[in-house]
This is a predicted structure of a 75-nucleotide RNA (transfer RNA) from a Nitrosopumilaceae archaeon. The sequence was found in a public genome assembly.
RNA sequence: GGGCCAGUAGCUCAGCAUGGAUAGAGUGUUGGACUUCUAAUCCAAUGGUCGUGGGAUCGAAGCCCUCUUGGCCCA
Numbered sequence: 001g002g003g004c005c006a007g008u009a010g011c012u013c014a015g016c017a018u019g020g021a022u023a024g025a026g027u028g029u030u031g032g033a034c035u036u037c038u039a040a041u042c043c044a045a046u047g048g049u050c051g052u053g054g055g056a057u058c059g060a061a062g063c064c065c066u067c068u069u070g071g072c073c074c075a
Stems, first nucleotide, its partner, number of pairs: 001074007010027004020058001028046006051067001053065003
């Protein structure tokens, strides 16, 4: 220098192909129940500029372009 993949909750990820209104799971954290205590289990709460900016669209996490961060491959 070229190509490819990834960036979504504190963490690990799904959702993206085929756009649809209030974006989800597990885990974590906090509170409660239970227990002699702890752990485990159960209940509730807590949680997001969907990496940045722009474009197309009635409508974008998902499409198009740019930039950026990380990873892999080639040279």